RNA sequence: GCAGGCCUGGUGUAGUUGGUUAUCACGUCAGUCUAACACACUGAAGGUCGCCGGUUCGAGUCCGGCGGUCUGUA
Repeated sequence: GCAGGCCUGGUGUAGUUGGUUAUCACGUCAGUCUAACACACUGAAGGUCGCCGGUUCGAGUCCGGCGGUCUGUA
């Protein structure tokens, strides 16, 4: 250089025929419990879905460009 995969809360992820409020686990915070901690239970906060543009009534999802990362290849 060329070819392919991936990028979604702090971390790992679901979302695959484009449709209503973006899912779950861990973590964080608060409450209950305890002498206290842990466990358990209950509740809450946290995402403008890598960036820019396009298509569409409607985009995490489709298209283009860019960036990052991984793999293959001479």
Molecule: transfer RNA
Organism: Acidomyces richmondensis BFW